This is a predicted structure of a 529-nucleotide part of an RNA (small-subunit ribosomal RNA, 5' domain) from an uncultured bacterium.

Context: one part of a larger RNA
RNA sequence: GGAUGAACGCUAGCGGCAGGCUUAACACAUGCAAGUCGAAGGGCAUCGCGGGGAGUGCUUGCACUCCCUGGCGGCGACUGGCGCACGGGUGAGUAACACGUAUGCAACCUGCCCUCCACAGGGGGACAACCUUCCGAAAGGGAGGCUAAUCCCGCGUAAAUCUCGAUGGGGCAUCCCAUUGAGAGGAAAGCUUCGGCGGUGGAGGAUGGGCAUGCGGCGCAUUAGCUAGUCGGCGGGGUAACGGCCCACCGAGGCGACGAUGCGUAGGGGUUCUGAGAGGAAGGUCCCCCACACUGGUACUGAGACACGGACCAGACUCCUACGGGAGGCAGCAGUGAGGAAUAUUGGUCAAUGGGCGGGAGCCUGAACCAGCCAAGCCGCGUGAGGGAAUAAGGCCCUAUGGGUCGUAAACCUCUUUUGUCGGGGAACAAAAGCGGGGACGCGUCCCCGUCUGCGUGUACCCGAAGAAAAAGCAUCGGCUAACUCCGUGCCAGCAGCCGCGGUAAUACGGAGGAUGCGAGCGUUAUCC
Numbered sequence: 001g002g003a004u005g006a007a008c009g010c011u012a013g014c015g016g017c018a019g020g021c022u023u024a025a026c027a028c029a030u031g032c033a034a035g036u037c038g039a040a041g042g043g044c045a046u047c048g049c050g051g052g053g054a055g056u057g058c059u060u061g062c063a064c065u066c067c068c069u070g071g072c073g074g075c076g077a078c079u080g081g082c083g084c085a086c087g088g089g090u091g092a093g094u095a096a097c098a099c100g101u102a103u104g105c106a107a108c109c110u111g112c113c114c115u116c117c118a119c120a121g122g123g124g125g126a127c128a129a130c131c132u133u134c135c136g137a138a139a140g141g142g143a144g145g146c147u148a149a150u151c152c153c154g155c156g157u158a159a160a161u162c163u164c165g166a167u168g169g170g171g172c173a174u175c176c177c178a179u180u181g182a183g184a185g186g187a188a189a190g191c192u193u194c195g196g197c198g199g200u201g202g203a204g205g206a207u208g209g210g211c212a213u214g215c216g217g218c219g220c221a222u223u224a225g226c227u228a229g230u231c232g233g234c235g236g237g238g239u240a241a242c243g244g245c246c247c248a249c250c251g252a253g254g255c256g257a258c259g260a261u262g263c264g265u266a267g268g269g270g271u272u273c274u275g276a277g278a279g280g281a282a283g284g285u286c287c288c289c290c291a292c293a294c295u296g297g298u299a300c301u302g303a304g305a306c307a308c309g310g311a312c313c314a315g316a317c318u319c320c321u322a323c324g325g326g327a328g329g330c331a332g333c334a335g336u337g338a339g340g341a342a343u344a345u346u347g348g349u350c351a352a353u354g355g356g357c358g359g360g361a362g363c364c365u366g367a368a369c370c371a372g373c374c375a376a377g378c379c380g381c382g383u384g385a386g387g388g389a390a391u392a393a394g395g396c397c398c399u400a401u402g403g404g405u406c407g408u409a410a411a412c413c414u415c416u417u418u419u420g421u422c423g424g425g426g427a428a429c430a431a432a433a434g435c436g437g438g439g440a441c442g443c444g445u446c447c448c449c450g451u452c453u454g455c456g457u458g459u460a461c462c463c464g465a466a467g468a469a470a471a472a473g474c475a476u477c478g479g480c481u482a483a484c485u486c487c488g489u490g491c492c493a494g495c496a497g498c499c500g501c502g503g504u505a506a507u508a509c510g511g512a513g514g515a516u517g518c519g520a521g522c523g524u525u526a527u528c529c
Stems, first nucleotide, its partner, number of pairs: 001529004006525005013381005019374002021339001026337003030334003035082003040079002043075002047073003050069008089292003099216007108209002113205007121155001123153003130145006161184010190197002218264003225255003230252004235247003267289004271282004294315005317328004345371001347370003353367001354365004384415004394406005419470001421465005429456001434451008473518005478499003484513005494501002
């Protein structure tokens, strides 16, 4: 000098863009953050409509009340499907194939999506909801009975697949591929407004993952030896899959000064800062990967989890309790306490982008987009411009009837109006999907026209009005280092980054005048180069 997720002191006009718990992975009140589908189903708690009955008002055909009725629109709870493994947070752990990079899988999986082939025949069963009833303070639970389905289970048919055999081809060691014969094996679901939406098996694709390997990136040798499933084999179990991943048996190996093992520290990368570079340092915001979700462990469901807002067990903590027993997990968004030098609103909207469900309308979305707070950063703008000498008054200094300086600075005259204030106008972000009409063909997709939809927002922006009006500080002035005098103090009070100043004329302390530097900031502290 540059830099920072900064803090502190003094000061502070506006806007744009980015940023905002670095500490206690400390504890959390409250609200919200994952639902959706009635075009899978039985139903009907609730709302509206229709139908039937009774009653009241009574203007005699309307209004109101009650009851019955799932007939219709719909729909709480329930069964079922899909999603909840994404998105969002954090950096505790991890020195490891965790990450980066480059390969391999002849050892693998992949829901939804796309393409192609084939198929959907015929039966059976249960459990919720519901009804009856019991236990419990509650959370919740038990018993009996009825029932539907795209729920569950057999049968028939088919392929994949496996075993044995034959033929051909190939490779990379275990081997792989194609054709074929026999045996084993074994699938499906309907709904519909008739437009469609779905179901099953197989092959391929796409996407996403799993596993293995080479190389790379840290401190200590004042850590030198480490290892018993340890290292290998054979056989098995398990897995989507290879493998001591696990197990029985057999052998005695395996790693290490090219740093094993131990200890300490740490998420990794793209990148960021600095530097001419080489290098050094860092990993906040954004993107990719990993790990974690009160602490430890375990599996279930599922295409996918060993699952942040799922389950079970144990533990610590907090809360409720009728003392028998229960409930909870903000490292989601806000917010609270605590810690700390220190870090924001218990805001708005699904309008856009994206996600889940749905045929769609739509519903949900603290993802996201916006707004609020903070000079905490970068950038831009302003705090006026031109003229104006009796160089006024006043302050300060001096060689002191005078001169110098603040200083064209002010006053005063002329002008402008950015920003701010007031008044008026007023966006883009909106493209679609859907709906209505028309058209094309490959008949479920595309094209054209119209219509619907804006949180931010009456915001940005534009026009007009008045008016210099409302807007400057901070640090420094001995040398390094730009900027000097006076007064006070007297090794005191104090300054200080280094050298060093101060003991009676201090350009170094404190004040004043003046000057210098930067400027809505300026200094200090901390850290890196």
Its mean pLDDT, the model's own confidence on a scale to 100, is 86. It matches the Rfam family "Bacterial small subunit ribosomal RNA".